[in-house]
RNA sequence: CUCAUCUCGAGGGGCAGAGGGACCGGCCCGCUGAAGCCCCGGCAACCACCUAUCUGGCGAUCACGCGUCAUGCGGAUCCGCGCCAGAAGGCAGGUGCCAAUGCCGGCCCGCCAGACAGGCGGGAACGAUGAG
Numbered sequence: 001c002u003c004a005u006c007u008c009g010a011g012g013g014g015c016a017g018a019g020g021g022a023c024c025g026g027c028c029c030g031c032u033g034a035a036g037c038c039c040c041g042g043c044a045a046c047c048a049c050c051u052a053u054c055u056g057g058c059g060a061u062c063a064c065g066c067g068u069c070a071u072g073c074g075g076a077u078c079c080g081c082g083c084c085a086g087a088a089g090g091c092a093g094g095u096g097c098c099a100a101u102g103c104c105g106g107c108c109c110g111c112c113a114g115a116c117a118g119g120c121g122g123g124a125a126c127g128a129u130g131a132g
Stems, first nucleotide, its partner, number of pairs: 001132006011040005019029003023106004041098003046094002049090003053087007064074003102126001107123006
């Protein structure tokens, strides 16, 4: 930089000792112990890996037809083989994660509302994680 996902899910202990929820505003969490570090446990399934399943593509071979002195050419159904891709399923190796929708909003658009306030919906930006 690009792509995908972000309303699912999953916490105990030890050390530590005042912050944390990215930023700003709000609202929360926190001395009944925040961040951070360690141990154990768990969640999920992005990547990796597996499959006697399903689908598709390609290739070779065999059978078939044709042809050459020879190498071949054509067509293509089923089964089998190999490779690739996808689906489905599995696993848990590499990451990640385990308050609140990414806690809500912030910028733009639309709708509701006489207007303000506000509400609803969509998108963007920013951020996080993974893969490249």

Predicted 3D model of a 132-nucleotide RNA (SAM riboswitch aptamer (S box leader)) from a soil metagenome. The RNAcentral record of the sequence draws on MGnify. The coordinates come from a structure-prediction model, not an experiment, and the mean pLDDT is 80.